This is a predicted structure of a 91-nucleotide RNA (SAM riboswitch aptamer (S box leader)) from a Solirubrobacteraceae bacterium. The model forms 92% of the base pairs in the Rfam consensus. The coordinates come from a structure-prediction model, not an experiment, and the mean pLDDT is 84.

[in-house]
RNA sequence: CACACAUCCAGAGGAGUGGAGGGACUGGCCCUACGAAGCUCCGGCAACCACUGCGCAAGCAGAGACGGUGCCAAUUCCAGAGAGAUGUGGC
Numbered sequence: 001c002a003c004a005c006a007u008c009c010a011g012a013g014g015a016g017u018g019g020a021g022g023g024a025c026u027g028g029c030c031c032u033a034c035g036a037a038g039c040u041c042c043g044g045c046a047a048c049c050a051c052u053g054c055g056c057a058a059g060c061a062g063a064g065a066c067g068g069u070g071c072c073a074a075u076u077c078c079a080g081a082g083a084g085a086u087g088u089g090g091c
Base pairs, nucleotide, nucleotide: 001090003089004088005087006086007085008084013042014041015040016039017038021031022030023029025080026079027078028077043072044071045070048068049067051062052061053060054059076083
């Protein structure tokens, strides 16, 4: 990014900084000065890619000490939609 595919009822937070917003959008309903967003550090969850085993392959299983992401209030918070998010591929 006018693209394709997969997933989205499971899981996992502390500190410092900051100082009023945040939960994409609309409507609800919530969170927040008992401290929002953002940033930093540490920790954790998960298992998409990568990795390991089996397999011609599709795929199945495994591990999480190491690599690339992601995530850590509420079912994507609920409803809606030509919606959104994340990963992989493609451009």